[in-house]
Molecule: c-di-GMP-I riboswitch aptamer
Organism: Desulforhabdus amnigena
RNA sequence: GAAAAAGGCAAACCGCUCGAAAGGGCGGGACGCAAAGCCACUGGCCUAAGCUCCGGUUUGACGGGGUAGGGCGGCAGGGUUGCCGAG
Repeated sequence: GAAAAAGGCAAACCGCUCGAAAGGGCGGGACGCAAAGCCACUGGCCUAAGCUCCGGUUUGACGGGGUAGGGCGGCAGGGUUGCCGAG
């Protein structure tokens, strides 16, 4: 990242499955992607089982708030590896 070539990945959705959830895995499927390969280091975003506070209550059930050690690499930055090759 211009033209082409060889290819690659795979959104939503559906099925099965793991998970409290966010979300992940496998299969189908293609919205798109020049790193939409890999890595949670920084920011951001998502979830809240557990913990905690409040309400409620006969001890409860239940409801709400806060919280990441859980998650998102197809949110951005960063690190790193890779195909082709005009300016």